[in-house]
This is a predicted structure of a 1496-nucleotide RNA (small-subunit ribosomal RNA) from an uncultured bacterium. Its mean pLDDT, the model's own confidence on a scale to 100, is 85. The RNAcentral record of the sequence draws on SILVA. Rfam family: Bacterial small subunit ribosomal RNA.
RNA sequence: AGAGUUUGAUCUUGGCUCAGGACGAACGCUGGCGGCGUGCCUAACACAUGCAAGUCGAGCGAUCUUGGUAGCAAUACUAAGGUAGCGGCGGACGGGUGAGUAACACGUGAGGAACCUCCCCCAAAGACUGGAACAACCUGCCGAAAGGUGGGCUAAUUCCAGAUGUGGUUUUUGGAACUCUUGUUCUGAAAACUAAACGGAACCUAAAGAACCGCUUUGGGAUGGCCUUGCGUCCUAUCAGCUAGUUGGUGAGGUAACGGCUCACCAAGGCUACGACGGGUAGCUGGUCUGAGAGGAUGACCAGCCACACUGGAACUGCGACACGGUCCAGACUCCUACGGGAGGCAGCAGUGAGGAAUUUUCCGCAAUGGGCGAAAGCCUGACGGAGCGACGCCGUGUGUGUGAUGAAGUCUUUCGGGAUGUAAAACACUGUCAGGGGGGAAGAUAUUGACGGUACCCCUAGAGGAAGGUCCGGCUAACUACGUGCCAGCAGCCGCGGUAAUACGUAGGGACCAAGCGUUGUCCGGAAUUAUUGGGCGUAAAGGGUGUGUAGGCGGCCUUGUAAGUCAGAGGUUAAAUCUCCCCGCUCAACGGGGAACCUGCUUCUGAUACUGCUUGGCUAGAGAAAUGUAGAGGGAAGCGGAACUUCCGGUGUAGCGGUGAAAUGCGUAGAUAUCGGAAGGAACAUCCGUGGCGAAGGCGGCUUCCUGGACAUUUUCUGACGCUGAGACACGAAAGCUAGGGGAGCAAACGGGAUUAGAUACCCCGGUAGUCCUAGCCCUAAACUAUGUUCACUAGGUGUUAGUGGUAUCGACCCCACUAGUGCCGCAGCUAACGCGUUAAGUGAACCGCCUGGGGAUUACGGCCGCAAGGCUAAAACUCAAAAGAAUUGACGGGGGCCCGCACAAGCGGUGGAGCAUGUGGUUCAAUUCGAUGCUACGCGAAGAACCUUACCUGGUCUUGACAUCUAUCGAAUCCUGUAGAAAUACGGGAGUGCCCUUCGGGGAACGGUAAGACAGGUGCUGCAUGGCUGUCGUCAGCUCGUGUCGUGAGAUGUUGGGUUAAGUCCCGCAACGAGCGCAACCCCUAUCGCUAGUUGCUACUUCAAGGUAUAUCUUUGGAGAGCACUCUAACGAAACUGCCCCUGAUAAAGGGGAGGAAGGUGGGGAUGAGGUCAAGUCAUCAUGGCCCUUACGACCAGGGCAACACACGUGCUACAAUGGCACAUACAAAGGGACGCAAGACCGCAAGGUGGAGCAAAUCCCAAAAAGUGUGCCUUAAUUCGGAUUGUAGGCUGCAAUUCGCCUACAUGAAGCUGGAAUCGCUAGUAAACGCAGAUAAGGGUGCUGCGUUGAAUACGUUCUCGGGCCUUGUACACACCGCCCGUCACACCAUGAAAGCCAGGAACACCCAGAGCCCCGAUUUAUCGGGGUGAAGGUGGUAUUGGUGAUUGGGGUGAAGUCGUAACAAGGUAGCCGUACCGGAAGGUGUGGCUG
Repeated sequence: AGAGUUUGAUCUUGGCUCAGGACGAACGCUGGCGGCGUGCCUAACACAUGCAAGUCGAGCGAUCUUGGUAGCAAUACUAAGGUAGCGGCGGACGGGUGAGUAACACGUGAGGAACCUCCCCCAAAGACUGGAACAACCUGCCGAAAGGUGGGCUAAUUCCAGAUGUGGUUUUUGGAACUCUUGUUCUGAAAACUAAACGGAACCUAAAGAACCGCUUUGGGAUGGCCUUGCGUCCUAUCAGCUAGUUGGUGAGGUAACGGCUCACCAAGGCUACGACGGGUAGCUGGUCUGAGAGGAUGACCAGCCACACUGGAACUGCGACACGGUCCAGACUCCUACGGGAGGCAGCAGUGAGGAAUUUUCCGCAAUGGGCGAAAGCCUGACGGAGCGACGCCGUGUGUGUGAUGAAGUCUUUCGGGAUGUAAAACACUGUCAGGGGGGAAGAUAUUGACGGUACCCCUAGAGGAAGGUCCGGCUAACUACGUGCCAGCAGCCGCGGUAAUACGUAGGGACCAAGCGUUGUCCGGAAUUAUUGGGCGUAAAGGGUGUGUAGGCGGCCUUGUAAGUCAGAGGUUAAAUCUCCCCGCUCAACGGGGAACCUGCUUCUGAUACUGCUUGGCUAGAGAAAUGUAGAGGGAAGCGGAACUUCCGGUGUAGCGGUGAAAUGCGUAGAUAUCGGAAGGAACAUCCGUGGCGAAGGCGGCUUCCUGGACAUUUUCUGACGCUGAGACACGAAAGCUAGGGGAGCAAACGGGAUUAGAUACCCCGGUAGUCCUAGCCCUAAACUAUGUUCACUAGGUGUUAGUGGUAUCGACCCCACUAGUGCCGCAGCUAACGCGUUAAGUGAACCGCCUGGGGAUUACGGCCGCAAGGCUAAAACUCAAAAGAAUUGACGGGGGCCCGCACAAGCGGUGGAGCAUGUGGUUCAAUUCGAUGCUACGCGAAGAACCUUACCUGGUCUUGACAUCUAUCGAAUCCUGUAGAAAUACGGGAGUGCCCUUCGGGGAACGGUAAGACAGGUGCUGCAUGGCUGUCGUCAGCUCGUGUCGUGAGAUGUUGGGUUAAGUCCCGCAACGAGCGCAACCCCUAUCGCUAGUUGCUACUUCAAGGUAUAUCUUUGGAGAGCACUCUAACGAAACUGCCCCUGAUAAAGGGGAGGAAGGUGGGGAUGAGGUCAAGUCAUCAUGGCCCUUACGACCAGGGCAACACACGUGCUACAAUGGCACAUACAAAGGGACGCAAGACCGCAAGGUGGAGCAAAUCCCAAAAAGUGUGCCUUAAUUCGGAUUGUAGGCUGCAAUUCGCCUACAUGAAGCUGGAAUCGCUAGUAAACGCAGAUAAGGGUGCUGCGUUGAAUACGUUCUCGGGCCUUGUACACACCGCCCGUCACACCAUGAAAGCCAGGAACACCCAGAGCCCCGAUUUAUCGGGGUGAAGGUGGUAUUGGUGAUUGGGGUGAAGUCGUAACAAGGUAGCCGUACCGGAAGGUGUGGCUG
C1' cells in the first nucleotide's frame, strides 16, 4: 500500500466481498511447564448454609469465674479474667451493582459577598452550684413464638435547672477601610440571649496538685460536603408548538445556605426552528480498541464522580443518611406457626437453583497494606494479602543436539527409466532446559509476629527418556498430485466449483502457514475519499427545487477614526493518579513492576500586537437605484371589428352514384346525395408574412383597431450614497388533462357503436360519435414543467451570422464600411470532462448563498400528518431480496434502417421435380435380428467403386478359452501331402506318405513352420467425435484476414484496410499520419484452341506396285499384300504467340473503360488443379491412430442357418413414359476416351435370343472389347390407352458361382397396370452451356436406372436490379454478445417468504379526573404533655374515559423469490402503429386511445 466481482473487451460511476488489528468472549479439534493478568456481558431472577461491623470496664451501675488475705461461717477486702444492659464512638467508610437517569447526572472552567464540616492541627478562654429519670436488676401478668406490659430500686462522660460570659448570636445605633456594592472586613456603645464531664486506670505525691486522655465556648486552618453557573454531552420533525407554581413581583414560612423550595396575594408572563414539548436509547469520565491523522466505535478489569440496595412511600437519629447487612407503612414473594400472629431481603465473599453459547473455591490468613474502636495490649475486618480452578489473554520456555546414503523398508506417484517422503529414520556419539527423585533453603519484618511455603532459588541424581497439534493448498492468498464420486454427495468469505479425466466435494501422499495452540462464529475500527472539516459530487451515471417575489439567516465595494469581541504572541493557574510515548532501573529475559521526563492538543486569568473580520466615527462613487431623451417587441388585461375555410339550413341547376381503403365494407344517396350556383345562420381558429426572428420569471404569447398596464435596451452622466447578493419557512404564478356551477357547441374527438384486418384484434385502418376542447366564476398544482445545466458577481484567444440601439466615416441622400452596448445562434484555442462533449450564453478559473444525492429492487409505495369536492398532490419509511443496477465509448452481430456492389439470386428463357409405374436411399412400423453411422441449407443413388455364402459389425443355435492374430519361455515334431469315421459345419478321434535348409568339436545347436503346456498377455466394428490427432463438409474461389514500426486515444481500440475513381478481385491509380510487409487475389502448373521445330512405328498417304472382287468399263472403285515417303492427319517433347502491345474516344495528364485494326485467339481466350484467417463443441473413436472408461470360459473367437432385401404409410434422388419433332421395320453415316492375361477375344459354326462350341490375334497407336446412338433415307402406323407405355404375372431358357428358395443378372414367348404432361410449391442451367444421344471405365465370380469419365447433335434468353435468397464494403440504431432461433413485459395458476389494511381481541408503559386512604410529617385543640381528638398532605388500591405502543386476527391488498407451467408479444432495430412524460377514459394481460409536452 491494495485486491476480487457488472462487460465479448474498455474507461467511469457504484455497491458487495477479502487481506490487518482488537476482544471480559463462545464453539470445534488438540493440549508439556512456568510467570503476570483476568473470569455472569444473559434474569437489578429467586436464594439453603456460613462468614462480611464492631469496639471501649481507662464513662457507669450490676453480675459471674478463678486465685489470695481475714473470718467457724455468712461475708468483707484484694488481684486477674469476662460481659447482658446504660453510655460513647463507629455502623453515611470500606465492599457490590448499573436498574433508573438525556439531567448541572457527568466532564471542564469559574463562583458562593448565599453555606455546613465529627474526628485532626493552631490559638484564646473556661469547666461553678444543684437536681432528676430510665435500663440493667427484683417482681406480677399476657403470648406457641417473636416479643410485650404493670409495679418497684439504681449509677454515670445520660438528662435537666441555675450561675459565670473570655467570647458568640440577635436588635438598635456610631466610626474607619475596602470592594466583585441585594455588601464585606475592622473597631465602638446599649439591651437581650447563650457553655461545660473535675470525668478517668497506672505513675509522682501524705493529700491537694502537676502531667496525660477526655469535656465546653470562640477564632483560624486542614479535610470532606452542599449550592449556583459558562461551555461540552446520542437518535428522532412521520414529535411543532409547550407551560398555571407555569414566568416574575411583594410578604411569610422553611433550609446549613440561595431560590416557587413551599404558601397567600398581584401581574401575564416564560420556553421554542441555534429544535422547546414529546418518543426511543443510555450511567458519565480518565481511558480502551482502531486509524497516518481528523475521526469512528466503546466505557470489562484499574481510578474519579453519580445512582441504586426485593418494589413503592416516609421520616427518625446523627457532623454527615432520607441509610446495602437501621426504623415505620404499603405491596409481591418465601419461610415459621399452637392459625391468634410473626420472620426475611447475597446488585458483600464463597456457594445453590434458574436463565444462557458462556464466566471459578461454600479455600488460607490478618504475616503485610489499609480501616473501626480503644490510652494501650488488643479485638474486628470475605477490604486486603495469598493459594485453588479455567490455554480466557499476554509473555517466556521445552518437546532434543551432532554425525549419518545402500539415498533402507513402508507409503504415494510414474512416461515403468524413475521420482517424492528424505538426513528424515535406523545406527553411532553426546547433552540435561522443563517435568521426576533426594538434599539445602530465603527476601518480603532492622526489633515480637510469615497465610503464602518447605514456595522462589541453589546443589546432587537417572534416563532421549514423559511432552505436537490445528488449519489451509482454484483466484484473491503462501502451498499439487493420485484415487473415489458424477449437478449426486457435498463445498463456498466474494467470484464460483460438482452433469465420467474435479489442483474447488471426500480420502490419501506431498506441500504451505502458524504453533501449545490452530481454526470457526460474533462484535468494533480499518481498508471505505462508501457522509468527503482534512477529503466527494449533481448536462447524460443517484442528484438543480416548475418559476419568481421576499422574511429570518449567511455573505458583502473604496478611504478613514476609535475599540480590541474574533485573531495572533508571551506568561500564570488548572488539565487527579493510573494509562500512552521516551530514558534509566528491578524480577535470569520478557510479560509485569519501580523512578524520572514528556504528553494531556482543553478551559481560564493577566499583559501585549492591531494586518484581517466584527462593532463604531466621518467621508467617497466604480456596485445598486432614481431622472431625462429615444427605440423594438405574438409581454399582460378589457372591448370592438374582419375575411378565408368548415358544417348546417333554404332555394336553383343536375343525375346515379358519392365516400373511403393496401383492398374493401359499414355509411350517405332516386324521399334526388356527391358536384355546382345564390342566400342565411353558427362556433372555433387566425393561412401567406413566419425567420435556430421577437417578448416574458417560468408556464407561455401570433388577424386588425382602441383603451389600461408591466418589463427590457440604448444614449446623456443630472441625483441618492452600499441602499447590495442569495434566500430555509412564507406568499404569488404555474401547459395539458381533470373537477364544480352556468353558458356555448362549427370542426376535432377519449369512452361507446358499427365495418374491416387477424389465429384472436377489447388495437393500428375506415364510417359514425358523447364528455371534452370554447366562454364566465371557482378549484386542482402536476409534465421529458428540459438547456435533463439553480441564482448573482468577476476574470480568461478568436472567427462568423442574426435582432435592437448608438456613434464614427461616407454621401445630395439612402446604401456600404468601421466601432461600441444589449440579446440570440454556429464554429473553435487554452482549460475542463469517464467519455460524449462544454468552450465569454462554460460543463473553464474563482467567490457568495440556496436546493439536492449516497448500490439495484421493494418504492413517484405503506403508515402518519398537511392540502383537495373528488381525482389525487406534498412529505416519506421498513421487512424482505439481489451482486449487481447504471453512464459513455469500442469491436462485432442483427434490423420488416439507409447507400453502393456482386452472384442462375430474381427477372428473361430452356428443360425438369411435385401427379403415374418402377429403381434406390431415408423416416416410420414390424421383427429373434431387420447391425451401425450420416439428419435444414452442409443427411436421404450418403459411408457402400457394388449385402446370395463371404463381406457382416446384427439374430438363433452349436462350439473354444493364452485364444482366429503378436512377442517371450519350455518341450515335441521338419514343413507339407493323401485319406477314414461322427457331425449342419466348426470340430473331435484316426491311418499313411515325407525327412528338406544353415552351422557342427558329430554329442548337438539354429532358422522357418506346425502341435502341446503354463503365464505374462492377446482381442473388442464395446462407450465417449462434448477428451483428441488426422481427414472432410459448409459459408466460399466469397475478397477478404492480419502484422511490424509510427501516429491518435486514459483505455478497449483506431489509423493503415477509410475517401474519389476502377476492377472478377484489399485489382490498380490518385488522395490521405501513415510507411512498409505477410497469408489470400492474380501469375507460375495441367488440359484445350493457332503455328514452328524435332521425331516417323504399330500412326499417316500427296505416292508406286501386286493379287482378288465389283460394276456404270474408267486416269473407276473395294479388300488384302509389298514398296516408298514423313508433305498432310496424328502422336509427344521443346518452343513461339496475347501484353490493353497499336490507333481513336471517354476519364483527372491516372488507373481504367468504350470502339477499332491486326490476329488462330482480345482484354482472366475456355476448362481444371489450387480453398486465406476463421465459423458451425459441424461430421467421423465403424478407414486409421489415440487418452480415459468398460468386457476377459466373454461385449473376445469359430461354424451353420437367418437378417441387413420385411411393408397400412410418408419424404428425397433417379429411370421409363404419357407419344407423330413420335413408335416400328429395313437400309446407311460420323466419335472420343478407356479396358484387356484369374484377361479381351476376331473370323467360323449352333441357337429366335440370352448364349454355346471353338480359339486366329493381342501384355496392345499393331489384336480384341467395338455395334456408337441420336442422325440420314425409304415404308407402315394417323390421335386411338393406340403398332404409345411398359409395370405386373405365367411358362421356358441362358450365365456366373460350392450354392441363385428367402435374395442375382439376362433371353424368348405370352400377359399388357398406372399413365393422355402433372395442385400448392420447387430445382438446374448464360455457350460448345442447357437439352437430347449414345460409348467407356472403376468396384478380386455374377449383379446398377447409381457413380466417374468421354465424345456426337446443339439452342433460347438476360430489359434490368424494384422485389426473394446469399454475400461484400461504408454508414446508422441497439436494452443483442449463447450475438434476433437474441433480449424481454404483464396478467393468470402453484409453492414459499416478509409486509400493509381489517370487525375485533389481548397486553404494556405514561398521563389525567374522581373515590378511598397506611405510615410519616405539618397544623389546630385538649389534657394525667407518655399521649389523645380533629384537619391537611400522602404510597398502594379502586372507578372512569382519553391518547399512545406492541402482539394477535376470519378475510383481504399489493410486493419478493421460485425448475423446463398458461395467455399473448408491450419494449430494445423505423421492434414492424417511433418511444417516453403528465393526465383522463377504456380493456384478460402486457396495454390502447384522446389531449398537451419532450427527443433520450